[in-house]
Transfer RNA from Candidatus Yanofskybacteria bacterium CG10_big_fil_rev_8_21_14_0_10_36_16, 82 nucleotides, folded computationally. It matches the Rfam family "tRNA". Rfam classes the family as a transfer RNA. From the family's description: Transfer RNA (tRNA) molecules are approximately 80 nucleotides in length. The prediction has a mean pLDDT of 83. It was read from a public genome assembly.
RNA sequence: GGAGGUGUGGCAGAACGGCAAUGCACUGGUUUCGAAAACCAGCGCCCUAACGGGCUUGGAGGUUCGAGUCCUCCCACCUCCG
Numbered sequence: 001g002g003a004g005g006u007g008u009g010g011c012a013g014a015a016c017g018g019c020a021a022u023g024c025a026c027u028g029g030u031u032u033c034g035a036a037a038a039c040c041a042g043c044g045c046c047c048u049a050a051c052g053g054g055c056u057u058g059g060a061g062g063u064u065c066g067a068g069u070c071c072u073c074c075c076a077c078c079u080c081c082g
Base pairs, nucleotide, nucleotide: 001081002080003079004078005077006076007075010024011023012022018065026042027041028040029039030038044055045054046053047052058074059073060072061071062070
């Protein structure tokens, strides 16, 4: 230099063009003499007293009523070829 693959919460890891799952970890609660286990709830960012709202899939654009998904460029990592 050429070809292919991968990139999604703290970690792992799903998602047909139509609600960003699930598990682990973590936080609060129930329980207990106290723990563990179990169960319940919460758990990306911003605004709000709260209800609620807005944003978010490596970055920037494009297509589309609608994009994690399709297209273009770029970045990082992995594999192969030279």